[in-house]
Molecule: TPP riboswitch aptamer (THI element)
Organism: Rubrobacter taiwanensis
């Protein structure tokens, strides 16, 4: 260089909790809540649990939750 990919849980807010990272600019649609697109951080990229799926799964925990385990020499995943 180029490519994947996520963005939760609680509160009216301020704010708090786990993590690398919980939507930081801009447009753009909406009466609003809000949703979408680009870009930016951040992790990942076959030595690939970044990430998805099974999953409204199981077990422990929490005020709660994709908070921890286990499922996982399961199935898929971007040079």
């Nucleotide at each position: 260089c180029c490519g994947g990919g996520g963005a939760g849980c609680c509160g009216c807010g301020a704010g708090g909790c786990u993590g690398a990272g919980a939507g930081g600019g801009u447009g753009c649609c909406g009466g609003a809540a809000g949703g979408c697109a680009c870009c930016g951080a951040c992790c990942c990229g076959u030595u690939g649990a970044a990430c998805c799926u099974g999953a409204u799964c199981c077990g422990g925990g929490u005020a709660a939750u994709u908070c921890c385990g286990g499922c996982g020499c399961a199935g898929g995943g971007a040079g």